Small-subunit ribosomal RNA, 3' major domain from a pig gut metagenome, 478 nucleotides, folded computationally. Its mean pLDDT, the model's own confidence on a scale to 100, is 80. Rfam family: Bacterial small subunit ribosomal RNA. Its family is annotated with structural constituent of ribosome and ribosome in the Gene Ontology.
[in-house]
Context: one part of a larger RNA
RNA sequence: UGACGGGGGCCCGCACAAGCGGAGGAGCAUGUGGUUUAAUUCGAUGAUACGCGAGGAACCUUACCCGAACUUGAACGUAACCUGAAUACUAUAAGAGAUUAGAGUAGUUAGCAAUAACGGGUUACGAGGUGCUGCAUGGUUGUCGUCAGCUCGUGCCGUGAGGUGUCAGGUUAAGUCCUAUAACGAGCGCAACCCCUGCACAUAGUUACCAGCACGUUGAGGUGGGGACUCUAUGUGGACUGCCGGCGCAAGCUGAGAGGAAGGUGGGGAUGACGUCAAAUCAGCACGGCCCUUACGUUCGGGGCGACACACGUGCUACAAUGGCAGAUACAGAGGGCAGCUAUGCAGAGAUGCAAUGCGAAUCUCGAAAGUCUGUCUCAGUUCGGAUCGGAGUCUGCAACCCGACUUCGUGAAGAUGGAUUCGCUAGUAAUCGCAGAUCAGCCAUGCUGCGGUGAAUACGUUCCCGGGCCUUGUACA
Numbered sequence: 001u002g003a004c005g006g007g008g009g010c011c012c013g014c015a016c017a018a019g020c021g022g023a024g025g026a027g028c029a030u031g032u033g034g035u036u037u038a039a040u041u042c043g044a045u046g047a048u049a050c051g052c053g054a055g056g057a058a059c060c061u062u063a064c065c066c067g068a069a070c071u072u073g074a075a076c077g078u079a080a081c082c083u084g085a086a087u088a089c090u091a092u093a094a095g096a097g098a099u100u101a102g103a104g105u106a107g108u109u110a111g112c113a114a115u116a117a118c119g120g121g122u123u124a125c126g127a128g129g130u131g132c133u134g135c136a137u138g139g140u141u142g143u144c145g146u147c148a149g150c151u152c153g154u155g156c157c158g159u160g161a162g163g164u165g166u167c168a169g170g171u172u173a174a175g176u177c178c179u180a181u182a183a184c185g186a187g188c189g190c191a192a193c194c195c196c197u198g199c200a201c202a203u204a205g206u207u208a209c210c211a212g213c214a215c216g217u218u219g220a221g222g223u224g225g226g227g228a229c230u231c232u233a234u235g236u237g238g239a240c241u242g243c244c245g246g247c248g249c250a251a252g253c254u255g256a257g258a259g260g261a262a263g264g265u266g267g268g269g270a271u272g273a274c275g276u277c278a279a280a281u282c283a284g285c286a287c288g289g290c291c292c293u294u295a296c297g298u299u300c301g302g303g304g305c306g307a308c309a310c311a312c313g314u315g316c317u318a319c320a321a322u323g324g325c326a327g328a329u330a331c332a333g334a335g336g337g338c339a340g341c342u343a344u345g346c347a348g349a350g351a352u353g354c355a356a357u358g359c360g361a362a363u364c365u366c367g368a369a370a371g372u373c374u375g376u377c378u379c380a381g382u383u384c385g386g387a388u389c390g391g392a393g394u395c396u397g398c399a400a401c402c403c404g405a406c407u408u409c410g411u412g413a414a415g416a417u418g419g420a421u422u423c424g425c426u427a428g429u430a431a432u433c434g435c436a437g438a439u440c441a442g443c444c445a446u447g448c449u450g451c452g453g454u455g456a457a458u459a460c461g462u463u464c465c466c467g468g469g470c471c472u473u474g475u476a477c478a
Stems, first nucleotide, its partner, number of pairs: 001478002003475003007472007015462002019425005026317008034308002042053002064303007076126009087106004092101003108117003128292002131290003137286002139281003142277001144275001149188006155164003168179003194269004199237007209226002213224003240263001243257001244255004306444001319418001323377007335366003340359002344355004384415001389410007431454007
């Protein structure tokens, strides 16, 4: 100087408390461990691994296993030589295919030529490796932590390591600001500048809108028209403790204060200081070293990554009446769409199929559910719950056996609110309800990322648990 203390003081955080809803019990989905296996590819492992890399494992992907093949190789460049019946396409034959064989069709350009260009082959040189080392590295990332800290120049103090500044008294979300001061200043952080959202105004009206005027309909802003309103999208204004009262030297605090759409950081996002964990990644990529080179490279068929006495994590669905079922009916936002989204009609019980139309989209299209109204069930393993299994189908795709999703008929398991323990959340939040998108032929999505609808309870307080900040004290620690 740090670190640590079941030392002290001050302070903060869904840290506790006060509340609401979960997990831990059941079934299933998914990840992991373990076991098994020819292989169950590899990585991630307290917090900071475990619906993580993977924002799509039937083949492909794919790195693993078995088998069959190739060896300058699947791609590209340079040089030399050869060739212009090389090579490509088509069907045939063999084969599981990769591939091999013979056939048919096509089959150069410029120039008189030499030659040049183009295509192909051979040879030579450079290949290739998801093989190892993240403890050789770059880059990127997690975490402490959006915590308020981390430092420097000059000066001063100390023999020196170092200290001071950065401490003290107030204050703040904040090393934020004020006062004091051997310190005076400065940098990286904080804050502000950026984006979205909440209010108003101006400008602009198409594909959006429709108040007034006219036409018009079974039903429509459907039409003429309008520029008011909504909205769209560009700019501007607006909030600054600015004003008032109280407290205070000041900074600032306080008030059911005024005004205001909004009040003291309005709400949300992006933004992550010096550093810590030899943290993670050589399998995104790059790269040093080491290793393989008729194989640890490359191609193909099949299998595996999907196994299953078991253990754990994360989720979904439930155990019901604030509910289930049937019929009727209302209201979003944000996104996507041409190898696409599809109105409408017809067929089907349905998944879906057939025909057909609009739209590269504020124009066409994909499109809510909880809710509301009516009826029924009457507390039961049930009209709860839907696992599992049997049958019949639809769709995608070369192909659904291993191993897809969906529809429908039947079947109808566990489950009666879950021990110790444990997690999230302070407001448009929790809870609850659906919708969209990426990836994607299809989909194992209950995941992830967004979007809106409905919409609570509680916080006395800081003694205690956990984590953190500042000051101080002790130390057999560095």